[in-house]
């Protein structure tokens, strides 16, 4: 340096659920709470799949429309520690 990931050390994140705010919705944010996580840090304009449909529209959602999730899979970028 690369790969790898421990009953190590120091720290970190936070599912379901509950409360508040917000959005048309999916969802998001804050607080509580921990199922889990070595990238559960970032990227949805890298690909596949998933969710929503207020507005627009003749209708609708195949993306050629708008939005959502990175804790669905693959991929990209960055990063802490160091036993085997």
């Nucleotide at each position: 340096c690369g790969a790898c990931g421990a009953u190590a050390a120091a720290g970190g994140c936070a599912a379901a659920c509950c409360g508040g705010c917000u959005a048309a919705a999916a969802g998001g944010c804050c607080g509580g709470g921990a199922c889990g996580c070595a990238a559960a840090g970032c990227c949805a304009a890298a690909g596949g799949g998933u969710c929503u449909u207020a507005u627009u529209u003749a209708a609708a959602a195949u993306u050629u429309a708008a939005g959502a999730a990175a804790g669905c899979c693959u991929g990209g970028c960055u990063g802490c520690c160091g036993a085997a």